[in-house]
C1' cells in the first nucleotide's frame, strides 16, 4: 500500500499478498570465470591411513643402513666374518614439548557471558634486563646379558653400567621467617621504606656454541573478587541446616564454610527467592526509517565438553581429545584363565536425514615443537578435486535487411492478421570454447662464500640455493557466426488473451475463488509478460502490522471499567526562601579487541573481493563545572484538606413500642341452589347448607391515598406512626491546625434475589407435585388444589442485564428550561452554593449519540481488552456445609465473528386508503348423462409443447387420407427444396402392363418461345462436386413476440443542498384526488417516463348530401317526384365544475342546485410506465453452439394422434308448470356471398335432389329470428320432463365415412327429482335469460372460439374479518429477501 466480513456504506477486527534475507532442500534446465559457503538430523556407531614430537653439541650404547678397515673363501672383484673406526641411529634413561595448534556446542539461567573496576588477598616455563654464584663427594637405575610365566597384553628374577636423572656436604644474599629501631602514606581488617640479631634453603654439566642456581625487575599468560546488564513461567510462594554470620585450626598461588571444631540464629524472597521449562554467551547476521524483532553458520574472542560418570598424578601451567586409575554401558581379541578400544582432530564408512564434499597434494609461503645449526615433525596452513549453494562478471553475436517473402503454427469477420527484421540474403567482429607457441608474480631468508664495522659474538652488503599450486593467471598466432537458453507466469492483487479439448469429471489454489457445454482460472497450442545460467516452489526470520502501540492503540454500543467501599506497600503531589548536588545539562579524559558496517583512497582488465587511513562506536569509569527542574535538608505560608460554631433537608442505618385497612380461618345468626373458574370449559367447593351477608375472636405478612424523571445512600438498598441511639451530606458565619492530599497491586469489610445448617412462625403468594383443558403430543401458557420457600433470630454463600452496558480525583471550556434544599436580598424572566432531570454551542465520535452530573481540553493513579468457535470448559490450586464461586488453558477448526447507520423485503406490528375483496344479493361448478382439454394407464405409435394464480373448449380460426411432426412396412441417396458445371434430350400430353403406393417398363402424338442464327430462356434426364435438408438438442446462448403483478399509481433524472460514506431531499408533511389529480407549506428548484388529455365506438343537435335507403301519390307494369321524418356518412356544436349556494385555510376541492339529450374521467375500447417472475415459445419466424449425413434427411401406403380401470379442469342439455306440445301472429342487430349466396317451381313425412332467376350486393341471396303475445292441451309422475344408448332405413360432402364424419325419419327411452365439504362470476342496459351471424372449412365431431341484437332484474348497512395492492411509520441476526434465516434430539 492491496484483497477479503455487506445488496451497497463507514468502522472494529482478523487471515492473506507485493519487499528482503538464508550454512538451506525440491523440480526443470545449464557456456565459462573469479571469490566465498559447504551434517542445521543421531554428543549415534567408528573399518583403515595419517593427524606431537624432537635432541647424538646430555648418557650408556649398535638392532637396521651407508662407508672404512682388518680377515676368511678365492672364479680377481664378488660373497662371508668380525670392529662403533666413522656418518648416522631402532629401543632405553634423560631435557624440552605434549594445558599450544585442531573440532564440537552436548551441560551450563550461571561473575558463564558483556561491559567496568579491584588484588594492600594472587602465581606466572621458554623470552628480556640487572646482580652474585656455578665448589666437594655419594650410591643407584634402565638399556644390554643370562633366566622364568603366559595364548597374549604383559609381568618377573639374577648379574652388571652411564649421564644435564637422583642423593649429601660446603658458601651465599637485594630470598623467606621470627623478633626489633626510626619514617612516611590518597587505601589503614594495614602497606612501604629502613636499623639490628637469629634461623632455614643452591647448583651440572658439556665443551667453546650453549647450559644450570639464587634474587630483583620487565614483557605475556593464568587465577580471583565486585557494581550493572543477561529467556519463559505465579496453574512454582515461600526457600535453607555449612545453611547465614562469628572465633579457632587446616588447606590454597592466593582470600573466602573452601573444610573441620565450637557458638550464635540466623540468610533469601512479591525490585519474584525456591522449583520447572527452555538456552553455549559476546563482536556481530538479517530485517525495520527509527525505536525494535529474529537469530548466534562461516571469521573473531570468551567458555564447556573429549564414550558416561567419578578421581587425583606429573608439571610453570591440566583434574589433561589422541595422558593414567576405578566403575558402567558397547565393540573386538582369547587357548576361557584373561586383555584390548575411544574421530564433537583431517580424509572415509554405516546409520538417520529433505539435505551438506576427496580415504588428494605439499611444507613453497605463514605459523607452532625440538633442536647450535642442517634438519626432522606438523590432515595448523597453503593448495587442488566435487557441488549454480550463494554475490559478482562475461558470453550465446553486432549492423543492415519489407514482397512485412514463401511453407509451416495459431487466430480470422475468409479481407487478413500474427510469429516478424525473425528469416533468407550483404557487411563486419572473435569474448568465449577449440588448437598451437611464450610465460609469469607469489622468494623474503636461513645455512655456505667473499668482503666490511666492532670483536670469546653480533651487525651490514653482495653471490649462491629453494615453488605443492603450475606449464596455471596471462599474451600472442590460426579458422570460422562458427561452440553455447532456459524457467516461471498471464482472473484480481500483479506485467502479460486467444484458440480447441474437458464438463462440480480430471484438476486448479497464496487469499478471494475457477470447473455443471460458449472456462483469458483446469491440461494443450499459438501469442505475450517477467527475470535469466538460471528460473520457480517448499521452509523460516523481519517488513507491511499503529495487529502488544517508549516513538505508536485503545475500554458506552464493536473485545475490554473490578458490584461498591476503607485502606498498606507503590506511583503522584499546592505556595515560598535558603542549602546539597542523587537525578538532570555541560566540558574534559580512559575505555568501547580486531574483523565487520560508514566516508575516503588504493590493489586484481571491472565487479564482487581484498588493502590503507579517517570518523563514528548513542555504553561504563574517572573527573571539573551548572543549578531552573524533579529529589534531599533547613525554615516560611493558605488557595487543598481538616476541625471548632450557628443552622436545613431527608423512604439513610440499629432496636423497641403502637396502629388501621384488607386476606385467610374459625365460631354464632339470616338465607338457598348454586359458587367459582374461563376465549369457551372442566376439575374443586356446595342440601352434612356453600357462594353472598350480619357479629365476633385469631393469625401472619404487607404498609393504599400522599408519591412526583422528588428525597436519602459507596453500592446492593430505603416508603405505616412514635420512641431511643447513630452514621453521613449540604448552607452561613468567624476562628484554628498547616499539605495533614489523590489514587491504590495484595489485604480488610459490605454485598440483590435464590440456596444452606439451626431454631421459630407460616395469612396469602408459591418452583416441586397432582388435577382439569388446551394440543397431532402439551413434562408448557390458561384453571383448581398445593410442599419447600417467602417472614424472624444467629451464621454460610458471595453472584446479577450488581447497568449509566460509562473506575476515582482535580482544574477549566457558550448557554436556555424545570426541579429539590440552603443563604443573599428583596419582587426582579434578580443573585450565591450543592443536587437533580430535559434541550442545546463549540469540541469529540465509526455512527448513535455525548455535551459543566461529557463520551470535549488536560494532568495523576488503579483495572482491563489484543480475530470468532473450543470456553469461562479441562487440568492444577484455592475458597464454600454443599450448591458452586475465585484464578484459568490448549489441542483441533472457521475466514470470518462483530459494531453502527442505509436501500428494500418480510411481520399472526400500527396508522391512513382501494379493489365484486369480503358484506348485501342473482346465477352457477361441485352431484348426473354428454362434448371437450388434461394427467394417469395401454400401446408398435398413442408426435410435441403449456404445468398454482398466470397450464388443462391452452398453440389447435377445425387430426377420415394431406395435415402430421409420430408407429410399421416398401423405396431413393447431390437428394422432395436453392445455386453454381459438363452432356444428352428435348417443353408438353395421352395410353397399357406390373405393383398397396411411390415407382418401374413400353408405345404413341408432338417438334414449343426469343433471336444478331452464334446462340439464350425455362424445363427433363445422367454424372462430378461445393452443398442441400432436419418439427433433432439447448427458451438456462439468444432476437422478436407473449403472459403477468396491473391500467396498480407508481418509476427516476439535472442542478442545488444533507451526510465521511451507502444514501437522503425532491417523491415526506396538511388537506384533496379514481390517479406523485391539484393546492398550501417546506432546502430544495426544474424536468422526464406514467395518470389524465388527444384517437375510435356509443348517446343529443344543426347543416351538407340523396342511392340501392326513407317517404308521397299513381298504381300494384314500374318510371318519374320530393328530403319533412327514419337512416347512411362527411362536416361542427355540444360538457369546461362554466352558473348559483354551502362546506373548506381567502386554496385545491368536496356536498347540494339550475339550465341540459348527457353533470362532475357521461358509457365502453385502443392506449400497459421502470421493473419482477433465467415466466412461455428454438414446433410460427429468425438465430449462435452443438448433433445426423445410403439418415435423426425425403416419397409412398396402411396405422395412430379419437385407445380406457380411473383421477380433475371448462362447457352443454336437463331435472321441469315462470314448464312442455300444438296452431296462430309480432318486432333486430351484426355479418357472409362468383370454385360462392342461391329466390322462385317440382319431387321427397325429412334430410335433400333436379332445374334455375338475381347478385361482385343499402339493389339479389343466406333469412321463417328466437324468447314473446293469444288460443287449446298436458296436472306433478321419472310424466306429453329429459334426452343418452342402440336397433332399421335414408341423405349429403369427399379418391375414400370401417377403425374415424355430419344429418334425416322411425323406433328404443339410461341417470337424473336442483346437487356434501368446498368454490365461482357479476354493481346497469350489468347479472339472468333468448335467439342471429362469422372466421377456419370439401365435409365435419362447434356444446368451443370472436361477434351481434331482444327481454331485463336484485344489492352496496359498510371496512371488523379473508385475498391482493398503494402511501408512511416501527422491528428485524433477513437482501436468493419469512417458500427467509436458523436452534435442538434422532
Nucleotide at each position: 500500500g492491496a484483497g477479503u466480513u455487506u445488496g451497497a456504506u463507514c468502522c472494529u477486527g482478523g487471515c492473506u499478498c507485493a519487499g528482503g534475507a538464508u550454512g538451506a532442500a525440491c523440480g526443470c534446465u545449464a557456456g565459462c570465470g573469479g571469490c566465498a559457503g559447504g551434517c542445521c538430523u543421531a554428543a549415534u556407531a567408528c573399518a583403515u591411513g595419517c593427524a606431537a614430537g624432537u635432541c647424538g653439541a646430555g648418557g650408556g650404547g649398535u638392532a637396521a643402513c651407508a662407508g672404512g678397515a682388518a680377515g676368511u673363501g678365492c672364479u680377481u672383484g664378488c660373497a662371508c666374518u668380525u670392529c662403533g673406526c666413522u656418518g648416522a641411529c631402532g629401543a632405553c634413561c634423560g631435557g624440552c614439548g605434549c594445558a599450544c595448534g585442531g573440532g564440537u556446542g552436548a551441560g551450563u539461567a550461571a561473575c558463564g557471558c558483556g561491559u567496568a573496576u579491584a588484588c594492600a588477598a594472587u602465581c606466572u616455563g621458554c623470552c628480556u634486563c640487572a646482580u652474585a654464584c656455578u665448589a666437594g663427594a655419594g650410591g643407584a637405575u634402565a638399556g644390554c646379558c643370562c633366566g622364568a610365566a603366559g595364548a597374549a597384553a604383559u609381568u618377573u628374577g639374577g648379574a652388571u653400567u652411564a649421564a644435564u636423572a637422583c642423593u649429601c656436604u660446603a658458601u651465599a644474599g637485594u630470598a623467606u621467617c621470627a623478633u626489633u629501631u626510626a619514617a612516611a602514606g590518597a587505601c589503614a581488617u594495614c602497606u612501604u621504606u629502613u636499623u639490628a640479631u637469629g634461623a632455614u634453603u643452591a647448583a651440572a654439566g658439556g665443551u667453546u656454541a650453549c647450559g644450570g642456581u639464587a634474587u630483583g625487575a620487565g614483557a605475556u599468560g593464568a587465577g580471583u573478587a565486585u557494581g550493572c546488564g543477561u529467556u519463559c513461567u505465579a496453574u512454582u510462594a515461600g526457600u535453607u541446616u555449612g545453611u547465614a554470620g562469628g572465633u579457632g585450626a587446616g588447606g590454597u598461588a592466593a582470600c573466602g564454610g573452601c573444610u573441620c571444631a565450637c557458638c550464635u540464629a540466623g540468610a533469601c524472597u512479591g525490585c519474584g527467592a525456591u522449583a520447572g521449562a527452555u538456552a553455549g554467551g559476546g563482536g556481530c547476521c538479517c530485517u525495520g526509517a527509527g525505536a525494535g524483532g529474529g537469530g548466534g553458520a562461516c571469521c573473531c574472542c570468551c567458555c564447556a565438553c573429549a564414550c558416561u560418570g567419578g578421581u587425583a598424578c606429573u608439571g610453570a601451567g591440566a583434574c589433561a581429545c589422541g595422558g593414567a586409575c576405578c566403575a558402567g554401558a558397547c565393540u573386538c581379541c582369547u587357548a576361557c584363565g584373561g586383555g584390548a578400544g575411544g574421530c564433537a582432530g583431517c580424509a572415509g564408512u554405516a546409520a538417520g536425514g529433505a539435505a551438506u564434499a576427496u580415504u588428494g597434494g605439499u611444507c613453497a609461503a605463514u605459523g607452532g615443537a625440538c633442536g647450535g645449526a642442517a634438519g626432522u615433525c606438523u590432515g595448523a596452513a597453503c593448495c587442488a578435486g566435487c557441488c549454480a549453494u550463494g554475490c559478482c562478471g562475461c558470453g550465446u553475436g553486432c549492423a543492415g535487411g519489407a514482397u512485412g517473402a514463401a511453407u509451416g503454427c495459431c487466430c480470422u469477420a475468409u479481407g487478413g492478421g500474427u510469429u516478424g527484421u525473425a528469416a533468407a540474403c550483404u557487411g563486419c567482429u572473435u569474448u568465449u570454447a577449440u588448437a598451437u607457441a611464450g610465460g609469469a608474480a607469489g622468494a623474503a631468508a636461513a645455512a655456505c662464500u667473499u668482503u666490511c664495522u666492532c670483536g670469546u659474538g653480533a651487525g651490514a652488503a653482495a653471490g649462491c640455493u629453494u615453488g605443492a599450486c603450475g606449464g596455471u593467471a596471462c599474451u600472442a598466432u590460426a579458422a570460422g557466426a562458427a561452440u553455447a537458453a532456459g524457467c516461471a507466469u498471464c482472473g484480481g492483487c500483479u506485467a502479460a488473451c486467444u484458440c480447441a479439448g474437458u464438463g462440480c469429471c480430471a484438476g486448479c489454489a497464496g487469499c478471494c475463488g475457477c470447473g455443471g457445454u460458449a472456462a483469458u482460472a483446469c491440461g494443450g497450442g499459438g501469442g505475450a509478460u517477467g527475470c535469466a545460467a538460471g528460473c520457480g516452489u517448499u521452509a523460516u526470520c523481519c517488513g507491511g502490522a499503529a495487529u502488544c502501540a517508549u516513538u505508536g492503540g485503545g475500554c458506552g454500543u464493536a473485545a475490554a471499567g473490578c458490584g461498591c467501599c476503607u485502606g498498606u506497600a507503590g506511583g503522584u503531589u499546592g505556595u515560598u526562601u535558603g542549602u546539597u548536588a542523587a537525578g538532570u545539562c555541560u566540558g574534559u579524559u580512559g575505555u568501547u579487541a580486531a574483523a565487520g558496517g560508514c566516508u575516503a583512497g588504493g590493489g586484481c582488465u571491472c565487479a564482487a573481493c581484498c588493502c590503507u587511513a579517517g570518523a563514528a562506536a548513542u555504553g561504563c569509569g574517572a573527573u571539573g563545572g551548572a543549578a531552573a527542574c524533579u529529589a534531599a535538608u533547613a525554615g516560611a505560608c493558605u488557595a487543598g484538606a481538616g476541625u471548632a460554631u450557628g443552622g436545613u433537608a431527608g423512604g439513610g442505618g440499629u432496636a423497641g413500642a403502637g396502629g388501621g385497612a384488607a386476606u385467610u380461618u374459625c365460631u354464632a345468626g339470616u338465607g338457598u341452589a348454586g359458587c367459582g373458574g374461563u376465549g369457551a370449559a372442566a376439575u374443586g367447593c356446595g342440601u352434612a347448607g356453600a357462594u353472598a351477608u350480619u357479629a365476633g375472636a385469631a393469625a401472619g405478612a404487607a404498609c393504599a391515598c400522599c408519591g412526583g424523571u422528588g428525597g436519602c445512600g459507596a453500592a446492593g438498598g430505603c416508603g405505616c406512626u412514635c420512641u431511643a441511639c447513630u452514621g453521613g451530606a449540604c448552607c452561613a458565619u468567624u476562628a484554628c491546625u498547616g499539605a495533614c492530599a489523590c489514587u491504590c497491586a495484595g489485604a480488610g469489610g459490605c454485598g440483590a434475589a435464590a440456596g444452606c445448617u439451626a431454631g421459630g412462625g407460616g395469612a396469602g403468594c408459591a418452583a416441586a407435585a397432582g388435577g382439569g383443558a388446551u394440543u397431532a403430543g402439551a413434562u408448557g401458557c390458561c384453571c383448581c388444589u398445593g410442599u419447600a420457600g417467602u417472614c424472624c433470630u444467629a451464621g454460610c454463600c458471595g453472584u446479577a442485564a450488581a447497568c449509566g452496558a460509562u473506575g476515582g480525583a482535580u482544574a477549566c471550556u457558550a448557554g436556555a428550561u424545570g426541579u429539590u434544599g440552603c443563604g443573599c436580598a428583596u419582587u426582579a424572566c434578580g443573585u450565591g452554593c450543592a443536587g437533580u432531570a430535559u434541550c442545546g454551542u463549540a469540541g469529540c465520535u465509526a455512527a448513535c449519540g455525548c455535551g459543566u452530573u461529557a463520551a470535549g481540553u488536560a494532568u495523576c493513579c488503579c483495572g482491563c481488552c489484543u480475530g470468532g468457535g473450543g470456553a469461562g470448559u479441562a487440568c492444577g490450586c484455592u475458597c464454600a456445609c454443599a450448591a458452586g464461586g475465585g484464578u484459568g488453558a490448549a489441542a483441533c477448526u472457521c475466514a470470518a465473528a462483530g459494531g453502527a447507520a442505509u436501500u428494500g423485503a418480510c411481520g399472526g406490528g400500527g396508522g391512513c386508503c382501494c379493489g365484486c375483496a369480503c358484506a348485501a344479493g342473482c346465477g352457477g361448478u361441485g352431484g348426473a348423462g354428454c362434448a371437450u382439454g388434461u394427467g394417469g394407464u395401454u400401446u408398435a405409435a398413442u408426435u410435441c409443447g403449456a404445468u398454482g394464480c398466470a397450464a388443462c373448449g391452452c398453440g389447435a380460426a377445425g387430426a377420415a387420407c394431406c395435415u402430421u411432426a409420430c408407429c410399421a412396412g416398401g423405396g431413393c441417396u447431390u437428394g422432395a427444396c436453392a445455386u453454381a458445371c459438363u452432356a444428352c434430350a428435348g417443353a408438353u400430353c395421352c395410353c397399357u402392363u406390373u405393383g398397396a403406393a411411390a415407382a418401374a417398363a413400353g408405345g404413341g402424338a408432338g417438334u414449343g418461345c426469343c433471336u444478331u442464327c452464334g446462340g439464350g430462356a425455362a424445363u427433363g434426364u445422367a454424372g462430378a462436386u461445393a452443398c442441400a435438408g432436419g418439427u433433432g438438442g439447448u427458451g438456462c446462448a439468444u432476437g422478436g413476440c407473449u403472459g403477468u403483478c396491473g391500467u396498480c399509481a407508481g418509476c427516476u433524472c439535472g442542478u442545488g443542498u444533507c451526510g465521511u460514506g451507502a444514501g437522503a431531499u425532491g417523491u415526506u408533511g396538511g388537506g384533496u384526488u379514481a390517479a406523485g389529480u391539484c393546492c398550501c407549506g417546506c432546502a430544495a428548484c426544474g424536468a422526464g417516463c406514467g395518470c389524465a388529455a388527444c384517437c375510435c365506438u356509443u348517446a343529443u343537435u344543426u347543416u351538407u348530401a340523396g342511392u340501392u335507403a326513407c317517404u308521397a301519390a299513381u298504381u300494384c307494369g314500374u318510371u318519374g317526384g320530393g328530403u319533412u321524418c327514419u337512416c347512411u356518412a362527411g362536416a361542427a356544436a355540444g360538457a369546461c365544475u362554466g352558473c348559483c349556494g354551502g362546506u373548506g385555510a381567502c386554496a385545491a376541492a368536496c356536498c347540494g342546485g339550475a339550465g341540459g339529450a348527457a353533470g362532475g374521467u357521461g358509457a365502453g375500447g385502443a392506449u400497459g410506465a421502470u421493473g419482477u417472475c433465467a415466466a412461455g415459445u428454438c414446433a410460427g419466424c429468425a438465430u449462435g453452439c452443438c448433433c445426423c449425413u445410403u439418415a435423426u434427411g425425403u416419397c409412398c401406403u396402411g396405422g395412430g394422434c379419437u385407445a380406457c380401470a380411473c383421477a380433475c379442469g371448462u362447457g352443454c342439455u336437463a331435472c321441469a308448470a315462470u314448464g312442455g306440445c300444438u296452431a296462430a301472429g309480432a318486432c333486430a342487430a351484426a355479418g357472409a356471398g362468383u370454385c360462392g349466396c342461391a329466390a322462385g317451381c317440382u319431387c321427397g313425412c325429412g334430410a335433400g335432389a333436379g332445374u334455375c332467376a338475381g347478385c361482385u350486393a343499402a339493389u339479389c341471396u343466406c333469412a321463417u329470428a328466437a324468447a314473446c303475445u293469444u288460443a287449446g292441451c298436458c296436472c306433478a309422475a321419472g310424466u306429453u320432463c329429459a334426452g343418452a344408448u342402440u336397433g332399421c332405413a335414408g341423405g349429403c360432402u369427399g379418391c375414400a365415412a370401417c377403425u374415424c364424419g355430419c344429418c334425416u325419419g322411425c323406433a328404443u327411452g339410461a341417470a337424473g327429482u336442483u346437487g356434501g365439504u368446498a368454490u365461482c362470476g357479476c354493481u346497469a342496459g350489468u347479472a339472468a335469460u333468448c335467439g342471429c351471424u362469422g372466421g377456419u372449412c370439401a365435409g365435419c365431431c362447434a356444446u368451443a372460439c370472436a361477434g351481434c341484437g331482444g327481454u331485463g332484474a336484485a344489492u352496496c348497512c359498510g371496512u371488523u374479518c379473508c385475498c391482493g395492492g398503494g402511501c408512511c411509520u416501527u422491528g428485524u441476526a433477513c437482501u436468493c429477501a419469512c417458500c427467509g434465516c436458523c436452534c435442538g434430539u434422532c
The RNA shown here (small-subunit ribosomal RNA) has 1386 nucleotides and comes from an uncultured marine bacterium.
Its Rfam family is "Bacterial small subunit ribosomal RNA".